[in-house]
RNA sequence: GGGGUGCACGCGGGAGAGACCUUAGGGCGCCGAAGAGGCAACUCCUCCCCGGAAACUUUCAGGCACAAGGACCGCGUGGGCAGG
Numbered sequence: 001g002g003g004g005u006g007c008a009c010g011c012g013g014g015a016g017a018g019a020c021c022u023u024a025g026g027g028c029g030c031c032g033a034a035g036a037g038g039c040a041a042c043u044c045c046u047c048c049c050c051g052g053a054a055a056c057u058u059u060c061a062g063g064c065a066c067a068a069g070g071a072c073c074g075c076g077u078g079g080g081c082a083g084g
Stems, first nucleotide, its partner, number of pairs: 004081002007078007018028001020027002029064003035060001036058003042052002
């Protein structure tokens, strides 16, 4: 310097499920792609251990017109990281 891998910010794309019922209060049904939990597929490693850990799963939270949010993907900027 390039690449890899996190994080933050900006821009673009971004699914699913009742504009349900009820006088209010509340009730029933449903969704999974914020977050959280679980198994541990997977990952690190010669092996083992430690560590990390799913879009699977649970629906706690959240959501079920629009809006907002939204995992993830692409582009840009910044600065980190490289086990025992």
Annotation:
Glycine riboswitch aptamer from Actinoplanes campanulatus, 84 nucleotides, folded computationally. The organism belongs to Actinoplanes, within Bacteria. The model forms 89% of the base pairs in the Rfam consensus. The prediction has a mean pLDDT of 77.